[in-house]
RNA sequence: CAAGGAGACCAGGCGGCCACUGCCCCGAUUAUAUCGGGGGAGAGGAAAGUCCGAGCUCCUCCGGGCGGGGUGCUGGGUAACACCCAGGCGGGGUAACCCGACAGAUAGUGCCACAGAAACACACCGCCCCGGCAGGGCACGCCCUAUCGGGGUAAGGGUGAAAUCGUGAGGUAAGAGCUCACGGCCCUGGCGGUGACGUCAGAGGCGGGUAAACCUCACCUGGAGCAAGGCCAAAUAGGGGGACAAAAGGUGCCCGGCCUGUCCCCGGGUUGGCCGCUGGAGCCCGGUGGUAACACCGGGCCUAGAGAGAUGGCCGCCGCCCCGGUUCUGCCGGGGCACAGAACUCGGCUUACAGGUCUCCUUGGCCC
Numbered sequence: 001c002a003a004g005g006a007g008a009c010c011a012g013g014c015g016g017c018c019a020c021u022g023c024c025c026c027g028a029u030u031a032u033a034u035c036g037g038g039g040g041a042g043a044g045g046a047a048a049g050u051c052c053g054a055g056c057u058c059c060u061c062c063g064g065g066c067g068g069g070g071u072g073c074u075g076g077g078u079a080a081c082a083c084c085c086a087g088g089c090g091g092g093g094u095a096a097c098c099c100g101a102c103a104g105a106u107a108g109u110g111c112c113a114c115a116g117a118a119a120c121a122c123a124c125c126g127c128c129c130c131g132g133c134a135g136g137g138c139a140c141g142c143c144c145u146a147u148c149g150g151g152g153u154a155a156g157g158g159u160g161a162a163a164u165c166g167u168g169a170g171g172u173a174a175g176a177g178c179u180c181a182c183g184g185c186c187c188u189g190g191c192g193g194u195g196a197c198g199u200c201a202g203a204g205g206c207g208g209g210u211a212a213a214c215c216u217c218a219c220c221u222g223g224a225g226c227a228a229g230g231c232c233a234a235a236u237a238g239g240g241g242g243a244c245a246a247a248a249g250g251u252g253c254c255c256g257g258c259c260u261g262u263c264c265c266c267g268g269g270u271u272g273g274c275c276g277c278u279g280g281a282g283c284c285c286g287g288u289g290g291u292a293a294c295a296c297c298g299g300g301c302c303u304a305g306a307g308a309g310a311u312g313g314c315c316g317c318c319g320c321c322c323c324g325g326u327u328c329u330g331c332c333g334g335g336g337c338a339c340a341g342a343a344c345u346c347g348g349c350u351u352a353c354a355g356g357u358c359u360c361c362u363u364g365g366c367c368c
Stems, first nucleotide, its partner, number of pairs: 001364010012318007020042002023039006044339001048350002051348005056225004061257006068221005073087005088102001089100004103216002108214002110210003124157002126153007134145004165183006184206003187202006229275004239266006248260003282301008319337008
């Protein structure tokens, strides 16, 4: 200098004027309402998706069972999680790093189209042996070609995503783990590690894949959700019908206990106001411990609460990017500045994103 990998941050800045929302103070007003003055505050890194986990609220509760749903290597973190951190194994990459629907196929049931002889195993082309017959050669032992029948074989070829563990050697009539060496898988044992696993040795065995198919195993799990729920005010029709008392109801279902004058349907009134609604598993700085995620301790800070839903408009200067011109290390002109708006809150994940800043790491080139 170039290319790449991981992480953190900004998301235009400054000034002036006017405007919007809420809080506090003062004044006017009998007071509310309303008005005026002053002060402080006022959309995000994703506010998006609604994919996970919770806080919180309600359903009377307890126990047992079932079902449904979720997760799926090991250990740790956390309020919890499908998240984060560190490892293991496998894959990609020269590497830094990245990815993983990562438990079980010897519990069982399914599926593997087409092609191919064959996909829990049937030989198409082949290779070898024996016998019969025909032709040719010949050293009369046999050899070659063609054909028929029988037997052996799965090394070679073909098909396929995958086909009797792979490679090599020996052996054989020709072949085959038939034998041997190395490697792979399963099993047994030693050593290391909390563990997933790793490593070494042994001698025994050698026909798949698929569970993002049903299933099995381990662990977790009540339901509904801020339109939850509570209070005040106001209004109307306790109006009508039905089922029951060994029934029915009690927020997945079943059973048991417990509680209760209950439950179901039709119809009518109210649709106003207040709370919930923002001080938090909160943020920032430092120290200690830990590889880290993070935990603990100390100090500091308060940063929207709207309600058809508030932060916008104008002006000036500057910043960044693009284009053109030029007297070209300077200047002039024009254009542009992303994704996008809280609605109870928080921890994550996923997706969108113009431009810019910083830190660490890897590879290559050059110079010293």